[in-house]
């Protein structure tokens, strides 16, 4: 290097519950475990979500990300442990 156990020494935390920030998606902290070997970090590409302003519209609403997800997939970075092979 690569690979990932019924091993060790830790870590992290889906739903939902509370609280708060935000137009919303969602984030944060706390509680709390579905499950994770990068479930650390990074929006660079592709998907996905919202749509406050902004464009159209009588309206109904429709389209836009500069919003947002790293637990969507890929790609960058950085990293702990060794039973087998």
């Nucleotide at each position: 290097u690569a690979u990932g156990a019924u091993a060790a020494u830790g870590g992290c935390a889906a739903a939902c519950c509370u609280a708060u920030c935000g137009a919303a998606a969602g984030g944060u902290a706390g509680g709390g475990a579905c499950g994770c070997a990068a479930a650390g970090c990074c929006a660079c590409g592709a998907g996905u979500c919202u749509a406050a302003g902004g464009u159209g519209g009588a309206a109904a609403c429709a389209c836009u990300a500069u919003g947002a997800u790293a637990g969507u997939c890929g790609g960058g970075u950085u990293g702990c442990c060794a039973a087998g092979a």
c-di-GMP-I-GGC riboswitch aptamer from Lutispora thermophila DSM 19022, 85 nucleotides, folded computationally. The sequence was found by an Rfam model in a public genome assembly. Its Rfam family is "c-di-GMP-I-GGC riboswitch aptamer". Gene Ontology term of the family: cyclic-di-GMP binding. The coordinates come from a structure-prediction model, not an experiment, and the mean pLDDT is 89.